[in-house]
A computed fold for an 84-nucleotide RNA from Desulfobacter sp., annotated as c-di-GMP-I riboswitch aptamer. Rfam family: c-di-GMP-I riboswitch aptamer. Clan: c-di-GMP_I riboswitch clan.

RNA sequence: AUUUAAAUAGGGCAAAGCCAUCGAAAGGUGGUGACGCAAAGCUAUGGGUCUAAAGCUAUAAGCUAUGACUGCCAGGUUGCAUUA
Numbered sequence: 001a002u003u004u005a006a007a008u009a010g011g012g013c014a015a016a017g018c019c020a021u022c023g024a025a026a027g028g029u030g031g032u033g034a035c036g037c038a039a040a041g042c043u044a045u046g047g048g049u050c051u052a053a054a055g056c057u058a059u060a061a062g063c064u065a066u067g068a069c070u071g072c073c074a075g076g077u078u079g080c081a082u083u084a
Base pairs, nucleotide, nucleotide: 004084005083006082008081012037013036017032018031019030020029021028022027035071041077042076043075045074046073047072048069049068050067055063056062057061
C1' cells in the first nucleotide's frame, strides 16, 4: 500500500407521511419527519421500472422518451477514525 474479516466512537445521509413550490405527468427542490443505509457519495453506461405533454394510430383507447428513477440490480469513479 492492497485485499478480507470484525466490532465500535465521533460525525454523515434521510423512506413513508405532512406543508410549500416547480412540472402535463412521473418526478424534482426546500421545510418537517426517521423507515432504514458503510458508499443511501457522484455518474442514466447496460439491464429494469415509472410517466405519456408533443407526435403517431386501428381514437371510450392504444403506441411511443426527447421526460424521470442510482433508496431496483450491475458497471464506472471518488472517499471514511480503529483493530486483526
The prediction has a mean pLDDT of 82. The RNAcentral record of the sequence draws on Ribocentre.